[in-house]
Record summary: The RNA shown here (transfer RNA) has 73 nucleotides and comes from Sinocyclocheilus grahami. The organism belongs to Sinocyclocheilus, within Eukaryota. It matches the Rfam family "tRNA". Rfam describes the family as follows. Transfer RNA (tRNA) molecules are approximately 80 nucleotides in length. By type it is a transfer RNA.
RNA sequence: GUUUCUGUAGUGUAGUGGUCAUCACGUUCACUUUACACGUGAAAGGUCCCCAGCUCAAAACUGGGUGGAAACA
Repeated sequence: GUUUCUGUAGUGUAGUGGUCAUCACGUUCACUUUACACGUGAAAGGUCCCCAGCUCAAAACUGGGUGGAAACA
RNA backbone atom coordinates (compact mmCIF):
# COMPACT_ATOMS: atom_id res chain seq x y z
C1' G A 1 0.00 0.00 0.00
C1' U A 2 -4.31 -3.63 -1.23
C1' U A 3 -8.22 -6.82 0.51
C1' U A 4 -11.31 -8.83 4.33
C1' C A 5 -13.32 -8.78 9.23
C1' U A 6 -14.50 -5.76 13.36
C1' G A 7 -16.07 -1.25 17.06
C1' U A 8 -22.67 -2.13 21.88
C1' A A 9 -22.32 0.01 30.35
C1' G A 10 -15.73 -0.59 33.85
C1' U A 11 -14.59 -5.80 31.16
C1' G A 12 -16.59 -9.60 27.96
C1' U A 13 -21.01 -10.24 25.21
C1' A A 14 -26.58 -11.12 22.92
C1' G A 15 -29.49 -8.38 19.78
C1' U A 16 -31.29 -10.70 10.95
C1' G A 17 -35.40 -2.55 10.67
C1' G A 18 -40.41 -2.16 15.39
C1' U A 19 -41.46 1.22 19.94
C1' C A 20 -38.25 -0.55 27.67
C1' A A 21 -30.85 -2.40 24.05
C1' U A 22 -29.64 -8.39 26.78
C1' C A 23 -26.86 -11.38 29.93
C1' A A 24 -22.45 -12.64 32.88
C1' C A 25 -18.50 -10.67 35.77
C1' G A 26 -17.39 -6.21 38.34
C1' U A 27 -19.29 -1.63 41.39
C1' U A 28 -22.81 0.40 45.26
C1' C A 29 -26.67 -0.39 48.99
C1' A A 30 -29.65 -3.65 52.17
C1' C A 31 -30.21 -8.52 54.63
C1' U A 32 -27.11 -12.33 56.70
C1' U A 33 -22.07 -12.67 60.14
C1' U A 34 -18.72 -10.60 66.22
C1' A A 35 -16.20 -9.41 61.56
C1' C A 36 -14.74 -10.93 56.59
C1' A A 37 -15.96 -14.25 52.77
C1' C A 38 -20.01 -16.98 50.58
C1' G A 39 -25.15 -16.50 49.76
C1' U A 40 -30.01 -13.62 48.95
C1' G A 41 -32.46 -9.12 47.26
C1' A A 42 -32.23 -4.32 45.06
C1' A A 43 -29.93 -0.19 42.55
C1' A A 44 -26.63 2.71 39.64
C1' G A 45 -23.97 2.58 35.21
C1' G A 46 -24.97 3.08 27.51
C1' U A 47 -23.98 9.75 22.70
C1' C A 48 -24.76 1.33 20.46
C1' C A 49 -16.87 4.82 17.46
C1' C A 50 -18.02 9.75 14.38
C1' C A 51 -20.68 12.25 10.19
C1' A A 52 -24.25 11.88 6.38
C1' G A 53 -28.04 9.02 3.58
C1' C A 54 -32.39 5.36 2.79
C1' U A 55 -36.93 4.57 5.78
C1' C A 56 -43.07 5.95 9.07
C1' A A 57 -39.13 3.87 12.13
C1' A A 58 -31.68 2.44 12.16
C1' A A 59 -27.40 -0.45 17.26
C1' A A 60 -28.69 -3.13 12.58
C1' C A 61 -29.08 -1.28 5.85
C1' U A 62 -25.91 2.28 2.36
C1' G A 63 -21.69 5.92 1.68
C1' G A 64 -17.53 8.51 3.87
C1' G A 65 -14.21 9.07 8.06
C1' U A 66 -11.66 6.82 12.12
C1' G A 67 -9.63 3.01 15.98
C1' G A 68 -8.38 -2.34 16.15
C1' A A 69 -7.26 -7.35 13.99
C1' A A 70 -5.89 -10.78 10.04
C1' A A 71 -4.05 -12.07 5.13
C1' C A 72 -1.16 -10.57 0.92
C1' A A 73 2.63 -7.39 -0.99